About this RNA:
A computed fold for a 1433-nucleotide RNA from a metagenome, annotated as small-subunit ribosomal RNA. It matches the Rfam family "Bacterial small subunit ribosomal RNA". RNAcentral holds the sequence, with entries from SILVA.
[in-house]
């Protein structure tokens, strides 16, 4: 360096395989010199010899080591800096110095033969040369030998002598070039060598044998274990050796204030590499990318016999990947090779193509336009918004089209790939050009609609279960803009690895405690030196980058110039206060001496009483022993109890103490006897000896282990009794290891102060341990002062807050240890250590949005304390048992409408279901509708509508007859309204949601509580007042107090009863009065006594009432998603010939059965028949009904009086008398049977009430449970609303009228104060763990496949070194030759040695049957371990 997803106008500059260094088709990426050769050939001139021109294979020369590429290797002197080289190399190229004579033999090309498919290769002949070889000369070099200076570390310079040591032509008429050979320097390049720097890992701690040196050979350009041989035995390493694991370094980038941090694409230095894997050849320079040998792999030719390749060069292909271009033009420019040069060649480069990849730049118009046009979308229906936006007018033309000029780049005489390009002009025409993301907070911007925990979104947090600003769409808007969104990777925000800048009491984090090597730090004073610091020069730190400043592309982006910044860097010079070295000296730190002093400090020995057990014996009877109560258990074979003797172990009461000693762990009876430490005085001695302390040592509760002892008590396991649902537990009997000892292990605790150690500063107050000196006494005591050690409160201070605070958690220094979200994990694997159990060491996947500390407020606790309440307790009286009414549940049903459903739903909504009601079912019907508002349009005997007809009725039909209101007309004559049809808006709906609401109500609770303002305390939450001492029904009042004050609650104020005045009243009584209304009066702890400081209590007087007189009405903040959508209202949703209307019948009334409230009873305090009394609250005109008839009765009849203090309705209980006599009865009153009344269209389903006749059940009701504290409970009746009729229920009323409260242990419900908390949809919460089921990573495991580095052993290409070289061989030398000699080649042999192959290990990976434990999952199953005292802390 991106990619992916929508979109996309142009131009500039610049980037483009991060992945397979995987494999390649094709082209093209290195050639060049004829002025070094000989030839061959083209033209052309000559008859030809031959000359001239150009070309080309080969000889030979240079160049092919550069420049392109790529990053696999490499933890390395590989890179970066800064140095050495006295230890070294350089071609070409630039300056100097000398020279360049003479000879000599070959081999290519070519021509003949042969051999192969090819590739190419052999054999024989001729040839040139700047190609090859002797000689000669030697300025110079080079080595020996010897001499001066000059440096030091081996060396540089300059003599002398002796050996050795060179050369080649080409052009050109010529001059003279341009070569060649030998040497000095210089440039520029390279070789080697070193200080420093340079990733993670110690779950990698020991490596090394050419290792580390040394002598000598050899090898290189050169120094060296580079290499040999031989000696010696070193060498590295905790400043991290060796081993893994990653990775090219750097200049720089990116991020960040900065210190860092991450990274090394493009450009640029260095190095590595060119299919893998070794070699060497040539050369100035390679162990060579487009060369050469061998192996390997792989791909291609073949005539199978052999041969041919290497794109990590441009460009392309194929593959892999989310991804990454053209088989482009030109050598004009720069730059390279060659060449005397023309010039040739260059996929380097310069272009241009392709992609928004990145930066920039510009434009898709500007200006005007309000009927705010349409349309969309929202609407509260007014309207708002899109939005001047747009049409519309006026302008421009950057861009675009199309025409026409045309550069700069070239230095010059030509030569432009790019390019007919930028660039200008000039015409045309708003013309050719806008997306994308988000809109819940954080983040800038909101509303419909659809969607219902679905589909979906999501960084985080968290949306979505029917009103979603969160999903989808639209509308709007917000933001960016040729983009824009998303991923991905980095840096930052993160002081969240902290140098710069943090932490460890309780949030992670002090190692259990000491000793003490190395390292870290160190007292007061001199003196040296200057390594550390400090300052100055010098060098260098490449260029491009980066800062500024100036410029050139119409700007910028780019791009020139100048300048400045960069080192932990070397190198000279200088300063010396600090550290540091070094020599001296002190005594404040540390240690020693001397005299005291305290102590459960440490070991071994002895030795003492109490006490439990147990044996022996006496005395004694039946029980003892446990517990919550019990049982086991013990005892008549004599316990428990008692006394006397014995025997054993083990621990050591009182003293004791918040006390002492010790490094911790810990340590308690007395005696000794060894032995450590500390304290206090003295200042006597030593002179910094000192603090810490990584690894390492030691010592280290309890449990536990191992070998021998011992064994009374206690007491894991274990048995056995309780307890429980269950108890493998708590409890209770028993008991085994163990507790005891001697010796050896272990080595770990909540080894805590949860607090490392030293040292220094920095308020006190008070207690207490051991010491001293000072007063003071006769003396002991008491006082004052200091050292040391233990403790509490406290100032500054410090801390998140608790809380510490001279025993620091304060303020500094030094040294160690340790942490860095929570789980997984005090684990796994590895390694050490243990007889073992097990210790120390110590992750990772994989998972959550969290865990956690301290306060705070609240709830709640089988926590504590005050207190209240018909809350218990004392009573009466009932309920729950019967029957029977009612209601509910539950069954059934076509339908048994609906809702209430702990308390606080269930005689509730219902103050009254035979139709109606009504909502529910069947079944028959209607569709603008049973109702309301509006429009359109129609009809004229309209509207309504008696009778008839079908039908159960609703409804349908037929249709005599027939209107009303306002204006008008002669006139029912017209027009309008009502009304009626028609179609449309709509009506309607007890359909859904009470969890979308309003409004109303229940509850807590008529409990005494809830807040506010200023202030103060607190970082804050928040307290504080409001809590405390008292007192109250009461946050009621008083006192105190960082409070002070004020609201809403309370109480009062207000009804009403209870006394009375004083007015008025009629339908009241008529005598006083009494009643009924109205307006006052009385009660306020006022008075007295006692307590008391106050409120206030207690007791008393008066008084009709006394301490809130009694009762109502009033219901604080809030709580319970409590109730109602079916009273009402209403948001949304839903049906709309029905979920809406009408109507018949039927249902709400059912009935095995369970519950709730209630009536009647079970009798004799009673029943039954007769007789006598006495109310008060209300109601009466489609009503109440007297009195009088009728009927046994219900009730009828008649019907007086009454619109009501005037009339009606209107008592029972009780009392008197009597019957009944304890029985299922003369109790009870269900059930049925009959005959009747009453209301109403209609009493079957399904009404009340009367008579006869029937006469179940039921003899005071289990466990529980309910109301009531005075005119109250019980009993007794009576009214009344609802209503045609129907009450055992609801609201009222009034006769008659008790009993008991000792207290506040408990049960419930409330209030305050404190305490604990892991709870905070607050205990109906919270939460463990197994087990059962899914899904996930991971350990362990017979085993089995793989990789990676070594190692031993075999075997071993090429080749490079050695040896041999019997076969060959032109130069040189002997030699007329033949030969032979020097020297060389093949060839064989050795030493290395890629690779192979054979073993045993090593380290890493991947699968593994089974299995281990973990994590997560909406519900599951078994328990209740933990939170509260959590119920055994």
């Nucleotide at each position: 360096c991106a990619a992916c997803g929508c979109u996309g106008g142009c131009g500039g500059c610049g980037u483009g395989c991060c992945u397979a260094a995987u494999g390649c088709a094709u082209g093209c990426a290195a050639g060049u010199c004829g002025a070094a050769c000989g030839g061959u050939u083209u033209u052309a001139a000559g008859c030809a010899a031959u000359u001239a021109a150009g070309a080309c294979a080969g000889u030979g020369g240079c160049a092919a080591a550069c420049g392109g590429g790529u990053g696999a290797u490499u933890a390395a002197c590989a890179c970066g800096u800064g140095a050495g080289u006295a230890a070294c190399c350089u071609a070409u190229c630039c300056c100097g110095a000398a020279g360049u004579g003479g000879g000599g033999g070959a081999c290519a090309a070519c021509u003949c033969u042969g051999g192969g498919a090819a590739a190419c290769c052999a054999g024989a002949g001729c040839u040139a040369a700047u190609a090859c070889c002797g000689c000669a000369u030697g300025u110079g070099g080079u080595a020996g030998c010897u001499g001066g200076g000059c440096a030091u570390a081996a060396g540089c310079c300059u003599g002398g002598u002796u050996a050795c040591u060179a050369a080649a032509g080409c052009c050109g008429c010529a001059a003279g070039g341009c070569g060649c050979u030998u040497u000095g320097g210089g440039a520029g390049g390279g070789g080697c060598u070193u200080g420093c720097g340079u990733c993670c890992u110690a779950u990698c701690a020991g490596g090394u044998a050419g290792u580390u040196g040394g002598u000598g050979g050899g090898g290189u350009a050169a120094g060296g274990g580079c290499u040999c041989a031989c000696c010696a035995a070193g060498c590295c390493g905790a400043u991290g050796a060796c081993g893994g694991g990653u990775a090219g370094c750097u200049g720089g980038u990116c991020u960040g204030a900065g210190a860092g941090g991450a990274c090394g694409a493009c450009c640029a230095g260095c190095c590595a590499c060119a299919c893998u894997g070794g070699g060497a050849c040539u050369g100035a320079g390679a162990c060579a990318c487009g060369g050469c040998c061998c192996a390997g792999a792989c791909u291609c030719c073949u005539a199978c016999g052999g041969g041919a390749g290497g794109c990590a060069g441009c460009a392309g292909c194929a593959g892999g990947g989310a991804a990454u271009u053209u088989u482009g033009c030109g050598c004009a420019a720069u730059g390279g090779a060659c060449g005397a040069a023309a010039g040739u060649c260059u996929g380097a480069c310069g272009c241009a193509g392709c992609a928004a990849c990145g930066c920039c730049g510009c434009g898709u118009g500007a200006g005007g336009g309000a009927a705010g046009a349409a349309g969309g979308c929202c609407u509260u229906c007014g309207g708002g918004u899109u939005g001047u936006a747009a049409a519309c007018c006026u302008c421009u033309u950057u861009u675009c089209u199309c025409a026409g000029g045309g550069u700069a780049g070239a230095a010059u005489a030509a030569u432009g790939a790019c390019g007919g390009u930028a660039c200008c002009u000039g015409a045309g025409g708003a013309a050719u050009a806008a997306g994308u993301c988000u809109c819940g907070g954080c983040u800038a911007a909101c509303u419909a609609c659809g969607u219902g925990c679905c589909a979906g979104c999501a960084g985080c947090c968290g949306c979505g279960g029917u009103a979603a600003u969160a999903c989808g769409u639209a509308g709007g808007a917000g933001g960016c803009g040729a983009g824009c969104g998303u991923u991905a990777u980095c840096c930052g925000g993160a002081a969240u690895u902290a140098c710069u800048g943090g932490g460890c009491g309780u949030a992670a984090a002090g190692a259990g405690c000491g000793c003490g090597c190395g390292g870290g730090u160190g007292g007061c004073u001199u003196u040296u030196c200057a390594a550390g610091u400090c300052g100055g020069g010098u060098g260098u730190g490449a260029a491009a980058u980066c800062u500024u400043c100036c410029c050139g592309c119409u700007c910028a982006a780019c791009g020139g110039g100048a300048a400045g910044g960069g080192g932990u860097c070397a190198u000279c010079c200088g300063a010396u206060a600090c550290u540091g070295u070094u020599g001296g000296g002190c005594u404040a730190g540390a240690g020693g001496g001397u005299a005291g002093c305290a102590g459960a400090g440490g070991g071994a020995a002895a030795c003492g009483g109490a006490a439990u057990u147990c044996c022996c014996g006496g005395u004694g009877u039946a029980g003892c022993g446990g517990u919550g109560a019990a049982a086991u258990g013990c005892g008549u074979a004599g316990a428990u109890a008692u006394c006397g003797g014995g025997a054993g172990g083990a621990a050591c009461a009182c003293c004791a103490g918040u006390g002492g000693c010790g490094a911790a762990g810990g340590c308690g009876g007395u005696u000794u006897c060894c032995u450590a430490g500390g304290c206090u005085a003295u200042u006597c001695c030593u002179g910094a000896c000192a603090c810490u302390g990584a690894g390492g040592c030691g010592c280290a509760a309890a449990a536990g282990c191992g070998u021998g002892g011992g064994g009374a008590g206690c007491g894991a396991a274990c048995a056995g009794g309780a307890u429980c649902a269950g108890a493998u537990a708590c409890c209770c009997u028993g008991g085994u290891a163990g507790u005891c000892c001697a010796c050896g292990c272990c080595c770990u605790a909540a080894a805590c102060g949860g607090u490392g150690g030293g040292c220094a500063c920095u308020a006190g107050g008070u207690a207490u341990a051991g010491g001293g000196a000072g007063u003071a006494u006769c003396g002991a005591c008491c006082c004052u002062c200091u050292c040391u050690g233990u403790g509490c409160c406290g100032u500054a201070g410090c801390u998140a807050a608790c809380g510490c605070g001279u025993u620091a958690a304060g303020u500094g220094c030094c040294c160690c240890g340790c942490c860095u979200g929570g789980g997984g994990a005090c684990u796994a694997c590895g390694g050490c250590c243990g007889c073992a159990a097990g210790g120390c060491u110590a992750a990772a996947a994989c998972u959550c949005a969290a865990a956690g500390g301290a306060a705070u407020u609240g709830a709640c606790g089988g926590g504590g304390g005050c207190c209240c309440g018909c809350a218990c307790a004392a009573g009466c009286a009932g309920c729950g048992g019967a029957g029977c009414g009612u209601g509910u549940g539950g069954u059934u049903u076509a339908a048994u409408u609906c809702g209430a459903u702990a308390c606080a739903a269930c005689a509730c909504g219902a103050a009254g279901a035979a139709c109606c009601u009504u909502a529910c079912c069947a079944g028959g019907g209607c569709u603008u509708g049973a109702c309301a508002u509006g429009u359109u349009g129609g009809a004229a005997g309209u509207a309504g509508g008696g009778a008839c007809c079908c039908g159960a009725a609703a409804g349908g039909g037929c249709g005599a007859c027939g209107a009303c209101c306002u204006g008008u007309u002669a006139a029912g004559u017209c027009a309008g309204g009502a009304a009626c049809c028609u179609a449309c808006a709509c009506a309607g709906g007890u359909g859904c949601u009470g969890c979308a609401u309003g409004g109303c109500u229940g509850u807590c609770g008529u409990c005494a509580g809830c807040u506010c303002g200023u202030g103060c305390c607190g970082u804050g939450a928040g307290g504080u007042g409001u809590u405390a001492g008292g007192u109250u029904a009461a946050g009621u009042c008083c006192u105190g107090c960082a409070a002070c004050g004020a609201g809403c609650g309370c109480a009062a104020c207000c009804c009403u009863u209870g006394u009375u005045g004083c007015u008025a009243g009629u339908u009241g009584u008529u005598u006083u009065u009494u009643c009924u209304a109205g307006c006052g009066a009385g009660a306020c702890u006022g008075c007295c006594u006692c307590g008391a400081a106050a409120a206030c209590g207690a007791g008393g007087a008066g008084g009709a009432a006394g301490g809130u007189a009694g009762g109502g009405a009033u219901g604080a903040c809030g709580u319970c998603a409590a109730g109602u959508c079916a009273g009402c209202a209403u948001g949304g949703c839903c049906c709309u010939u029905a979920c809406g209307c009408c109507c018949u019948g039927g249902g709400c009334g059912a009935c095995a059965c369970a519950c709730a409230c209630g009536c009647u009873a079970c009798a004799a305090u009673g029943g039954g028949u007769g007789g006598u009394a006495c109310a008060g609250u209300g109601g009466g005109u489609a009503g109440c009904a007297a009195a009088g008839g009728a009927g046994c009765g219900a009730u009828c009849u008649u019907g007086a009086g009454c619109u009501a203090a005037u009339c009606c309705c209107c008592a029972a209980a009780a009392c008197c008398a009597u019957c009944c006599u304890c029985a299922g009865u003369a109790c009870a009153g269900a059930u049925u049977g009959c005959a009747g009344g009453c209301u109403g269209a209609a009493a079957c389903u399904c009404g009340c009430c009367u008579g006869c006749a029937u006469g179940g059940a039921g003899c005071c009701g289990g466990a529980g449970u309910u109301g009531c504290u005075a005119g109250u409970a019980a009993a007794c009746g009576c009214g009344u609303a609802u209503c045609a009729g129907c009450a055992u229920g609801g609201c009222g009323c009034g006769u008659u009228g008790a009993a008991u409260a000792c207290g506040u242990u408990c049960u419930c419900g409330g209030g305050c104060c404190u305490u604990g908390u892991a709870c905070a949809c607050a205990c109906c919460g919270c939460c463990c763990g197994u087990c059962a089921c899914g899904u996930c990573a991971u350990g362990a495991a017979a085993g089995u496949u793989g990789g990676u580095a070594a190692c031993a052993c075999c075997u071993g290409a090429a080749g490079u070194c050695g040896a041999u070289g019997g076969g060959c061989c032109a130069a040189c030398c002997c030699g007329u030759a033949a030969g032979g000699g020097a020297g060389g080649c093949a060839g064989u042999c050795g030493c290395c040695g890629a690779g192979g192959g054979u073993g045993g290990g090593a380290c890493u990976a991947g699968c593994g049957a089974u299995u281990g434990g973990g994590a997560c999952g909406a519900a599951g199953u078994c328990g209740u371990a933990a939170c509260a005292a959590g119920g055994u802390a």